[in-house]
RNA sequence: UCAGAUGGCCGGGUGACCGCGGGCGCAGCAAUGUGUUCGAGGAAAGUCCGGGCUCCACGGAAAGACGGUGCCGGAUAACGUCCGGCGGGGGCGACCCCAGGGACAGCGCCACAGAAAUGACACCGCCUAAGACCCUAAAGGUCCGGCAAGGUUGAAAUGGUGCGGUAAGAGCGCACCGCGUCUCUGGCAACAGAGGCGGCAAGGCAAGCCCCACCGGGAGCAAGACCAAAUAGGGACGGCACGUGAUGUUUUCCGCAUCGCCGUCCGGGUCGGUCGCGUGAGGUGUGGGGUAACUCACAUCCCAGAGGAAUGGUCAUCACCACGCAAGUGGUACAGAACCCGGCUUACAGGCCAUCUGACAUA
RNA sequence: GGGGCUGUAGCUCAGUUGGGAGAGCGCGUGAAUGGCAUUCACGAGGUCAGCGGUUCGAUCCCGCUCAGCUCCACCA
Numbered sequence: 001u002c003a004g005a006u007g008g009c010c011g012g013g014u015g016a017c018c019g020c021g022g023g024c025g026c027a028g029c030a031a032u033g034u035g036u037u038c039g040a041g042g043a044a045a046g047u048c049c050g051g052g053c054u055c056c057a058c059g060g061a062a063a064g065a066c067g068g069u070g071c072c073g074g075a076u077a078a079c080g081u082c083c084g085g086c087g088g089g090g091g092c093g094a095c096c097c098c099a100g101g102g103a104c105a106g107c108g109c110c111a112c113a114g115a116a117a118u119g120a121c122a123c124c125g126c127c128u129a130a131g132a133c134c135c136u137a138a139a140g141g142u143c144c145g146g147c148a149a150g151g152u153u154g155a156a157a158u159g160g161u162g163c164g165g166u167a168a169g170a171g172c173g174c175a176c177c178g179c180g181u182c183u184c185u186g187g188c189a190a191c192a193g194a195g196g197c198g199g200c201a202a203g204g205c206a207a208g209c210c211c212c213a214c215c216g217g218g219a220g221c222a223a224g225a226c227c228a229a230a231u232a233g234g235g236a237c238g239g240c241a242c243g244u245g246a247u248g249u250u251u252u253c254c255g256c257a258u259c260g261c262c263g264u265c266c267g268g269g270u271c272g273g274u275c276g277c278g279u280g281a282g283g284u285g286u287g288g289g290g291u292a293a294c295u296c297a298c299a300u301c302c303c304a305g306a307g308g309a310a311u312g313g314u315c316a317u318c319a320c321c322a323c324g325c326a327a328g329u330g331g332u333a334c335a336g337a338a339c340c341c342g343g344c345u346u347a348c349a350g351g352c353c354a355u356c357u358g359a360c361a362u363a
Numbered sequence: 364g365g366g367g368c369u370g371u372a373g374c375u376c377a378g379u380u381g382g383g384a385g386a387g388c389g390c391g392u393g394a395a396u397g398g399c400a401u402u403c404a405c406g407a408g409g410u411c412a413g414c415g416g417u418u419c420g421a422u423c424c425c426g427c428u429c430a431g432c433u434c435c436a437c438c439a
Base pairs, nucleotide, nucleotide: 001359002358003357004356005355006354007353008352009351010350012318013317014316015315016314017313018312020039021038022037023036024035025034026033027032041334045345046344048343049342050341051340052339053220054219055218056217066216067215068214069213070212071085072084073083074082075081086100087098088097089096090095101211102210106209107208108205109204110203123151124150125147126146127145131143132142133141134140159177160176161175162174163173164172178200179198180197181196182195183194184193185192186191224275225274226273227272234266235265236264237263238262239261240260245259246258247257248256249255268438269437270436282301283300284299285298286297287296288295289294319332320331321330322329323328364435365434366433367432368431369430370429373388374387375386376385382419390406391405392404393403394402412428413427414426415425416424
């Protein structure tokens, strides 16, 4: 210098003027005016997971059903997320990717092609040693047979390479590699290494049913609570009760009054207000612990919020991009909160920083 | 804002242990008729919404994205 890898950040800046929404102060009976302060994001999105919160249901526990997750260890409020490790795969490398338990618990499937697709198999082939026959004998041939090395099909063909062995062959024997199993060592573990044994038996699919382990009650802020207005407190069905019950009388007891209560559906009425609603698993900084995710302590800050609607515009200048010889003109990615939070996923013009890798060149 | 469902030919829809993409209507050509309709025969027409994954193989199983449809409030 070129080509990359990983992690993080920004995603128009500044000034002036005009405008919009919320909070607080002042004026005003109020409407409103005025001053001050705050006012979108890394994804606010998809609603794919996990929680907080609220209501409903439920005597406790376990099992079953249904749904989900799935190497090991840790982090966390929790997670399908994150961190570290293991195994497998890719890349010269930095590094990246993996729904990554179990196929000797059982069931099922493996189309077409092919000899054979799971109780493996014999189409083309290879062989004629042993046995029988033809032949005087040899050679040769036929029968009875042996074999799975080679070819062919397929996504997949029942260990691979080499040497020996044989009639031809074959884990038939041996060496190495692979596989299974046992023991030992290291590691919390996944797993790794070493040694012995086994001559190969054990195909694939569990994002097919399933088995094992673990997790999960349901619904969602249009949840839910209160106030107000209006209407026919009507009808059907189901459940609980029959006065020791329920509701009202501000709370409790007594007393009094009323007589049903709950759910679903049909029918009727309304389209008003307040709360829930932003101090939170909160941000920033410093220090400690930890490889890290993360966590602890201290200090400091308050930082949007509604009606579905606010969060913008103009000018000047600068930055970048495009067009143009130039003057200049045009543009500024994806996109916009609605109960809140932690993640994932998806969209995103362009730019910056840090660390690292490979190649080339120079010293 | 929050739930649920669907996407296959021009239209309406089938499609299961994952292996052939189909039916009816419509369209085109031909026959039949003096002509039209009906009828008969033949044929064309598909990114199975899109992308990725699992698998030898995906309309089907899994994930993401897109599009469309539908439901919900309060009071007595």
This is a predicted complex of two RNAs, RNase P RNA and transfer RNA, with 439 nucleotides together. It holds a member of the Rfam family "Bacterial RNase P class A". The family's RNA type in Rfam is ribozyme. Its mean pLDDT, the model's own confidence on a scale to 100, is 79.